The RNA shown here (c-di-GMP-I riboswitch aptamer) has 77 nucleotides and comes from Thiobacillus sp. 65-29. It matches the Rfam family "c-di-GMP-I riboswitch aptamer". About the family: GEMM was predicted in a large-scale screen for bacterial structured RNA regulatory elements. Taxonomically the source falls in Thiobacillus (Bacteria, Pseudomonadati, Pseudomonadota, Nitrosomonadales). Its mean pLDDT, the model's own confidence on a scale to 100, is 85. It was read from a public genome assembly, where an Rfam model found it.

RNA sequence: UCCUGUAAAGGGCAAACCCGUCGCGAGGCGGGGACGCAAAGCCACCGGUCUUGGAAAAAGACAGCGGAGCUGCCGUA
Numbered sequence: 001u002c003c004u005g006u007a008a009a010g011g012g013c014a015a016a017c018c019c020g021u022c023g024c025g026a027g028g029c030g031g032g033g034a035c036g037c038a039a040a041g042c043c044a045c046c047g048g049u050c051u052u053g054g055a056a057a058a059a060g061a062c063a064g065c066g067g068a069g070c071u072g073c074c075g076u077a
Base pairs, nucleotide, nucleotide: 005074012037013036017032018031019030020029021028022027035064041070042069045067046066047065048062049061050060051059052058
């Protein structure tokens, strides 16, 4: 340096649910709470799902659905 996540340590994030708040909604944010996570860090570029909508128009949401891209802690074999 590459591959890797089977060792150890220090830490990190936080599903469902509950409360508050914003939003027509999907859902966001804050607090509590832990099912899980080695990128469950970032990013809507591709696929997908979902919402508003009469709608294939248009506008949105999801990164904890998969892929691409960017960044990154630890150190065993």